[in-house]
RNA sequence: UUUGUAAAAGGCAAACCAACCGUGAGGUUGGGACGCAAAGCCAUGGGUCUUCAUAGUGAAGAUCGCCAGGCCGCCAUUU
Numbered sequence: 001u002u003u004g005u006a007a008a009a010g011g012c013a014a015a016c017c018a019a020c021c022g023u024g025a026g027g028u029u030g031g032g033a034c035g036c037a038a039a040g041c042c043a044u045g046g047g048u049c050u051u052c053a054u055a056g057u058g059a060a061g062a063u064c065g066c067c068a069g070g071c072c073g074c075c076a077u078u079u
Stems, first nucleotide, its partner, number of pairs: 003076002011036002016031006034065001040071003044068003047063006
């Protein structure tokens, strides 16, 4: 640096349920596994969603398991 799970060691945890936080989108913890080779991290560019406002523009948030991008990374492998 390329590729991806054939193998080995592992990892994460959707929906749903409970408690708590938040006006809300949603988040945290525990249970639980739909799946994931980055389902690790970053709201940088889009998208979607929430709140407020407006004649129209907009502002503040949420989502990284929506897409892209950036950084780091196990094993094997290509050059």